Predicted 3D model of a 332-nucleotide part of an RNA (large-subunit ribosomal RNA, domain IV) from a Planctomycetota bacterium. It was read from a public genome assembly. Rfam family: Bacterial large subunit ribosomal RNA. Lineage of the source: Bacteria > Pseudomonadati > Planctomycetota.
Context: one part of a larger RNA
RNA sequence: CCCUACGUGAAGGAACUCGGCAAAUUAACCCCGUAAGUUAGCGAUAAGGGGUGCCUCUCAUUUGAGAGGUCACAGGAAAGCGACAGCUGCGACUGUUUACUAAAAACACAGGUCUCUGCGAAGUCAUCAACGACGCCGUAUAGAGACUGACGCUUGCCCGCUGUUGGAACGUUAAGGUGACUGGUCAGCCGCAAGGCGAAGCUGGGAACCGAAGCGCCAAUGAAGGGCGGCCGUAACUAUGACGGUCCUAAGGUAGCGAAAUUCCUUGUCGGGUAAGUUCCGACCCGCACGAAUAGCGUAACGACAGCUGUACUGUCUCCACGAGGGACUCG
Numbered sequence: 001c002c003c004u005a006c007g008u009g010a011a012g013g014a015a016c017u018c019g020g021c022a023a024a025u026u027a028a029c030c031c032c033g034u035a036a037g038u039u040a041g042c043g044a045u046a047a048g049g050g051g052u053g054c055c056u057c058u059c060a061u062u063u064g065a066g067a068g069g070u071c072a073c074a075g076g077a078a079a080g081c082g083a084c085a086g087c088u089g090c091g092a093c094u095g096u097u098u099a100c101u102a103a104a105a106a107c108a109c110a111g112g113u114c115u116c117u118g119c120g121a122a123g124u125c126a127u128c129a130a131c132g133a134c135g136c137c138g139u140a141u142a143g144a145g146a147c148u149g150a151c152g153c154u155u156g157c158c159c160g161c162u163g164u165u166g167g168a169a170c171g172u173u174a175a176g177g178u179g180a181c182u183g184g185u186c187a188g189c190c191g192c193a194a195g196g197c198g199a200a201g202c203u204g205g206g207a208a209c210c211g212a213a214g215c216g217c218c219a220a221u222g223a224a225g226g227g228c229g230g231c232c233g234u235a236a237c238u239a240u241g242a243c244g245g246u247c248c249u250a251a252g253g254u255a256g257c258g259a260a261a262u263u264c265c266u267u268g269u270c271g272g273g274u275a276a277g278u279u280c281c282g283a284c285c286c287g288c289a290c291g292a293a294u295a296g297c298g299u300a301a302c303g304a305c306a307g308c309u310g311u312a313c314u315g316u317c318u319c320c321a322c323g324a325g326g327g328a329c330u331c332g
Stems, first nucleotide, its partner, number of pairs: 001327004006323004011318002015316001020313001028052005037042001039150001053070007071075001083311007090303002095107002111148007123134003151298004156228003161225002163221005170216003176210002181205005188197003229247005256290001257287001268284005
């Protein structure tokens, strides 16, 4: 000097650092005591205090309780065995997940809503085809699909577009039907010939007309895919604009929330906390570009989740020192 599932430390105590990462603190049992909030269950071992050995006595007797005494620096004498509190975001919760870099705010979840399905159900698997299997030895309080995601309060406007459902009058429309008309071939006829005409049959083309669903068309439908404006003026200081005008639209964003897991400008502005705060908390609203089941806003409890703060505690640090074990090194 290096390594380690390692020990101790004056004074200070997070000044370390992206961040208290790591370490330290706490800890068992008994007694006392316990806040906000709350879905009245919880929160809660909240927090915060005190006790604990041995001997004698008393009462109980299953190991206990009380009183007195006594030893030690220290009595749960070793080991093992919660640190705690406050504010906020997200997700209700217990669960599940990237076997080998992600455990989460992702997935799931009870609960909610919509749609499909009347039974040989819908849906799914399977076969060349058929048979067959699940659904189900179930029957709409069932089964399947989609979205949302406990609970509480709610879930606004738009059906023009796309989708879905319904409608069937009209338009469009395939195969097919029918077949006006027309071509080929040909018996035959005409002609000296070249050639021309040409019935029936067979055969090619083919107008009008009749042809379904679909599409057009007419309606309905948003917890279907989705969408939810601009300009100008206006009040007796100024500013602002309840109000007015105008253009466009299917309709112009309601409640609630808002610099937010969303705010570019931005370290917005104000307040709080600090001596000092791009983070945090509370407000404001000018929402670049929140917004109502791709749910909106709240929410007790819960979380190896994320951000901020405090108490306690500490070698994280000021600033390192010593020790232990193993190396290196010296000798052998």